[in-house]
Molecule: transfer RNA
Organism: Pterocladiophila hemisphaerica
């Protein structure tokens, strides 16, 4: 320098080929217990890497940029 894959909640992932984002762990509150652990219940937390574009509607499609990993030269 060229190319490929990826970036989503504190963390790890999912999202059926565009229809408004779910789950595990963790943290918080409550129940249970003599106190804990385990178990159960509840609610919260995301401008889906950034900036634009297409569309009635974008995590998803297009372009540029940043970062991470890899392949080739």
């Nucleotide at each position: 320098g060229a190319c490929u894959a990826g970036a989503u909640a504190g963390u790890a992932a999912a999202a059926u080929u565009g229809g408004u984002a779910u789950u595990g762990c963790g943290a918080a509150a409550g129940a249970u217990u003599g106190c804990a652990a385990a178990u159960c219940u509840u609610a919260a937390a995301a401008u889906u890497a950034u900036u634009g574009g297409u569309u009635c509607a974008a995590a998803u499609c297009c372009a540029a940029u940043u970062c991470u990993a890899g392949u080739c030269u």